[in-house]
Context: one part of a larger RNA
Molecule: small-subunit ribosomal RNA, 5' domain
Organism: uncultured bacterium
């Protein structure tokens, strides 16, 4: 000189696009942040038609709410970086694997049966909840058959399957057929995850040996799948100055910053991968977790309590304390994008569009333009003429970027409607220079001097050094220089 997720002091008009707890991975009031589906499926309530009835009511229908049972999602999206020097990440490959939704082929959905949960009865607790009886459905669940296929096996063979729901026509009706969303077995693909290898990836030798499932074999369990993953029994290996162990330190990478470049430092924001979810430990469910807003145990904290018992986990989005130099609103809106479910309307979505706060950081645009005196007052300085401020006011005259009045008024919506943002943005019009400049320097490095006060005092200072009575260094003032909505100091990197 650049450069920053910066603070700090003075300062302060505006727009765009960005960025915004680097400390305590400390606690956390409150909202909210993951649900959906009644076109699985028996209940329950509302309103409503009919049709019997004098009425109450019942019986069927229609719509539309829904606690349960089922299903699909909650393993995605969001956050943070605690840990972790590792196959965790980067790049090249490998084979011993899974893969729900999606896509593309094939083959079939035939007949049965037992329950439950919601509800009803009884009864325990404060409460969170439970218990016993008893009655129901299903695309819940379990057995038969059948095997195109598939696993196992040389091989004979032996195991392995399903659901059904809506909707149109016909038909009194059971029912048929046709559409369709689904089920079942399996092939293939796409995309996804899971292993396992070479290479590369901080500092210390004032860390020199580590190491006992430890290195290798054989059999056996286990997993999706390979493998000391796990276990028995063998046999002693295996790593190690090309730096094991151990001890500090740290998420990695794309990228960023600097630098002609080598190289150096960094790894906020955006992507990509990994790790975590009060701490530790476990495992169930599922394709997929060992699971941030499931469970269980254990701790530590905070809360309720009838003292018997209980409940919670913001490193989600706001917000609060607390820490700190330091980092926003307890906002709109699902109008677009994207997800989740759903035949569809649709209904959720603190993702995301978006606004509010902050000169925090780039851009950008203004604070006026043109005339105007041999130079007004003022104020400094002066050798007492007279300079400097200075065309700078002041005066005339122009313009309206900005401001500011008033209409108007979008794109973003694809398709008939529907826009949070937002009466924004723009566009016309009225008013009028009108609403809008600081901040550091001025002894040398360094552009910029003088006057007065101080008088080794007060102070400056980055370095050298200024300061002890004529200070260009310190305070003021007036000039003067840099840069400008900023400017100047610390900090840190190059």
């Nucleotide at each position: 000189g650049g450069a920053u997720g910066a603070a700090c002091g003075c300062u302060g008009g505006c727009g765009g696009c960005g960025u915004a707890c680097c400390u305590a991975a400390c606690g956390c009031a409150u909202g909210c942040a993951a649900g959906u589906c009644g076109a699985a499926c028996g209940g329950g309530g509302a309103u409503u038609u009919u049709u019997a009835g004098c009425a109450a009511u019942a019986a069927a229908g229609a719509u539309u709410c829904u606690a349960g049972u089922g299903g699909c999602a909650a393993a995605c999206g969001g956050g943070u970086g605690a840990g972790u020097a590792a196959c965790a990440c980067g790049u090249a490959g490998g084979g011993a694997u899974c893969u729900a939704c999606c896509u593309u082929g094939g083959a079939g959905a035939g007949g049965g049966g037992a329950a439950u949960a919601a509800c009803g009865g009884a009864c325990c607790g404060a409460a969170a909840g439970g218990u016993u009886c008893g009655c129901u459905a299903a695309u819940a669940c379990c057995g038969c058959a059948u095997g195109u296929g598939g696993u196992c096996g040389u091989g004979a063979g032996a195991c392995c399957a399903a659901a059904g729901g809506g909707g149109c026509u016909a038909g009194u009706g059971a029912u048929a057929g046709c559409c369709u969303c689904g089920c079942u077995c399996u092939g293939a693909g796409a995309g996804g995850a899971g292993c396992c290898u070479g290479c590369g990836u901080u500092c210390g030798a004032u860390c020199a040996g580590g190491u006992a499932g430890u290195u290798g074999g054989u059999g056996a369990g286990g997993u999706a799948a390979c493998g000391g993953c796990u276990c028995a029994c063998c046999a002693a290996g295996c790593c190690g100055a090309u730096g094991a162990c151990c001890g500090a330190u740290a998420g990695c990478u794309g990228u960023u910053c600097u630098g002609a470049g080598a190289g150096g430092a960094a790894g906020a924001u955006c992507a990509g991968c990994c790790a975590c979810a009060c701490u530790g430990g476990g495992a169930c469910u599922g394709u997929g977790a060992c699971a941030c807003g499931g469970c269980c145990c254990a701790g530590a904290c905070u809360c309720c309590u009838a003292c018997g018992g209980g409940a919670g986990g913001c490193a989600g989005c706001a917000g609060c304390g607390a820490g700190g130099a330091a980092u926003a609103u307890u906002g709109c809106a699902c109008a677009a994008u994207g997800g989740a479910c759903g035949c569809a309307a649709g209904u959720c979505u603190g993702a995301u569009g978006c606004a509010g706060u902050a000169a925090c950081g780039c851009c950008g645009c203004g604070u006026g333009g043109g005339g105007g005196a041999a130079g007004a007052a003022g104020a400094c300085c002066u050798u007492c003429g007279g300079g400097u401020u200075g065309u700078a006011a002041a005066c005339c005259u122009c313009u309206u970027u900005u401001a500011u009045u008033u209409a108007g008024g979008a794109c973003g919506a694809g398709u008939g409607a529907g826009g949070a943002c937002g009466g924004u943005a723009c566009u016309a019009u009225u008013u009028g220079a009108a609403u809008a400049a600081g901040u550091c320097u001025c002894g040398g490095c360094u552009a910029a001097c003088u006057a007065c006060g101080u008088g080794c005092c007060a102070g400056c200072a980055g370095c050298c050094g200024c300061g002890g009575u004529a200070a260009g260094a310190c305070g003021u003032a007036g000039g003067a220089g840099g840069c400008g909505a900023g400017c100047g100091u610390u900090a840190u990197c190059c």